This is a predicted structure of a 530-nucleotide part of an RNA (small-subunit ribosomal RNA, 5' domain) from Gammaproteobacteria bacterium CG_4_10_14_0_2_um_filter_38_22. Its mean pLDDT, the model's own confidence on a scale to 100, is 86. The full RNA is in RNAcentral, with records from ENA and SILVA. It matches the Rfam family "Bacterial small subunit ribosomal RNA". Its family is annotated with ribosome and structural constituent of ribosome in the Gene Ontology.
Context: one part of a larger RNA
RNA sequence: GAUUGAACGCUAACGGCGUGCUUAACACAUGCAAGUCGCACGGCAGCACAGUAGUAGCAAUACUAUGGGUGGCGAGUGGCGGACGGGUGAGUAAUACAUAGGAAUCUGCCUUGUAGUGGGGGAUAACCCGGGGAAACUCGGGCUAAUACCGCAUAAUCUCUACGGAGCAAAGUGGGGGAUCGUAAGACCUCACGCUAAAAGAUGAGCCUAUGUCGGAUUAGCUAGUUGGUGGGGUAAAAGCCUACCAAGGCGACGAUCCGUAGCUGGUCUGAGAGGAUGAUCAGCCACACUGGGACUGAGACACGGCCCAGACUCCUACGGGAGGCAGCAGUGGGGAAUAUUGGACAAUGGGCGAAAGCCUGAUCCAGCAACGCCGUGUGUGUGAAGAAGGCCUUAGGGUUGUAAAGCACUUUUAGUUGGGAAGAAAAGCUCAUGGCUAAUAAUUAUGAGUGAUGACGUUACCAACAGAAAAAGCACUGGCUAACUCUGUGCCAGCAGCCGCGGUAAUACAGAGAGUGCAAGCGUUAAUC
Numbered sequence: 001g002a003u004u005g006a007a008c009g010c011u012a013a014c015g016g017c018g019u020g021c022u023u024a025a026c027a028c029a030u031g032c033a034a035g036u037c038g039c040a041c042g043g044c045a046g047c048a049c050a051g052u053a054g055u056a057g058c059a060a061u062a063c064u065a066u067g068g069g070u071g072g073c074g075a076g077u078g079g080c081g082g083a084c085g086g087g088u089g090a091g092u093a094a095u096a097c098a099u100a101g102g103a104a105u106c107u108g109c110c111u112u113g114u115a116g117u118g119g120g121g122g123a124u125a126a127c128c129c130g131g132g133g134a135a136a137c138u139c140g141g142g143c144u145a146a147u148a149c150c151g152c153a154u155a156a157u158c159u160c161u162a163c164g165g166a167g168c169a170a171a172g173u174g175g176g177g178g179a180u181c182g183u184a185a186g187a188c189c190u191c192a193c194g195c196u197a198a199a200a201g202a203u204g205a206g207c208c209u210a211u212g213u214c215g216g217a218u219u220a221g222c223u224a225g226u227u228g229g230u231g232g233g234g235u236a237a238a239a240g241c242c243u244a245c246c247a248a249g250g251c252g253a254c255g256a257u258c259c260g261u262a263g264c265u266g267g268u269c270u271g272a273g274a275g276g277a278u279g280a281u282c283a284g285c286c287a288c289a290c291u292g293g294g295a296c297u298g299a300g301a302c303a304c305g306g307c308c309c310a311g312a313c314u315c316c317u318a319c320g321g322g323a324g325g326c327a328g329c330a331g332u333g334g335g336g337a338a339u340a341u342u343g344g345a346c347a348a349u350g351g352g353c354g355a356a357a358g359c360c361u362g363a364u365c366c367a368g369c370a371a372c373g374c375c376g377u378g379u380g381u382g383u384g385a386a387g388a389a390g391g392c393c394u395u396a397g398g399g400u401u402g403u404a405a406a407g408c409a410c411u412u413u414u415a416g417u418u419g420g421g422a423a424g425a426a427a428a429g430c431u432c433a434u435g436g437c438u439a440a441u442a443a444u445u446a447u448g449a450g451u452g453a454u455g456a457c458g459u460u461a462c463c464a465a466c467a468g469a470a471a472a473a474g475c476a477c478u479g480g481c482u483a484a485c486u487c488u489g490u491g492c493c494a495g496c497a498g499c500c501g502c503g504g505u506a507a508u509a510c511a512g513a514g515a516g517u518g519c520a521a522g523c524g525u526u527a528a529u530c
Base pairs, nucleotide, nucleotide: 001530002529003528004527006526007525008524009523010522013377014376015375016374017373018372019370020369021335026333027332028331030330031329032328035080036079037078040077041076043073044072047071048070049069051066052065053064054063055062056061087288088287089286096213097212098211099210100209101208102207105205106204110201111200112199114197115196116195117194118152120150121149127142128141129140130139131138132137158167159166160165172193173192174191175190176189177188180187181186214260215259216258221251222250223249226248227247228246229245230244231243232242233241263285264284265283266282267278268277269276270275290311291310292309293308294307313324314323315322316321341367343366344365345364349363350361351360352359353358380410381409382408383407390401391400392399393398414471416466417465418464419463420462424457429451430450431449432448433447434446435445436444474519475518476517477516478515479500480499481498485514486513487512488511489510495502496501
């Protein structure tokens, strides 16, 4: 000099864009953060409406009861998603990361093409009845559905094979409809979404190898599943991954082992560079989710807001037994020099579910707080010498503050008041036209044209008008380094100080004043890095 996720002191007008627990991976009250689908299913607790019955009435209508028929839908079965998104950096010095390669693998949803989707069965929640328990919850009996579950059939480009053969699947739902059948439901045809099998792709993931990745030798030897082989097991997959037997290997001064420290990288800071330091925000990867262990489900987890066991802690209890996990967003206590709101919205972007409408989304987009940082703007402009008054200095003449002020003439950014006012919004939906599919001018789908609701921010950005210089400057320093000097007080005292050093009666070094210098909505100090 540059820099910072900074803190402290004094000061402070506005805006834009960023950033904001670096410490206790300490403990957490409260709310929210993962749901969705009725176009899978039986149903109907609640809401609404047809319909039916009754009462009042001439009637319209009102009221009561009933009512899964309809819109919908609590709880339940079932499907998909809770493995993403969000947080943190404890552990990890190599099961990690970075780069470059590799072969023995899996991959839901998505894309492409191929083949199929036949015929049956038995249960079980919900519900009803009864019991246990303070509760959490749970037990028994009875009824019922499915895209839940299980056989049978069919079976190759799949699997196994002794090459003869053997084995393995599925589910329906919704829309539309001319002829035919049917009392009707429907059959049937067709379209869409599904389902099954195998193949290819894409995406994602697992595995292996090489090289590189901090300090300590006051750590020199380490290793028995250890190193290799065979048989067996195991995995989606190679492999001591596991096991039995056999051999005695393997690593190490090119630093093994041990100890300490640490998430890694793109990057960031600095520097002419080489290098040094660092790894907040943003992006990629990894690891973790109260501590330790374990598996289940699933395409994917050994699973932050799932399960089981053990432990510590907190809470409830009828003492028998139960409940919980903010390193999600806010917020609280604590620790600390120190770090924000228990805010708004799903309008946009993205995600989950759904045919869709839509629902959910503390992801996200916004707003709030903080000069924490960077950038921008303002605090007026011109004129004005009697060089006013006052202050300070003085050789008492004067000098300086100083065109500075006042005065005169203007302007009105920003702030204030009033009014106007973009863009972020186009998809969807509706109508029409053309094409595809089809028996079909129906339904549906693709493209095009027209129309077209939807904004948290928001009193938005921006624009105009009004009034008035009106509301807006501080901080540090002035002995040398280092830009800037005099007076008074003090008298080795009080004090200053980054280094040298100042202060013991004329202190440009202490304190105050005047003047000056440097930065400026900041300025200085401290800490840290180059």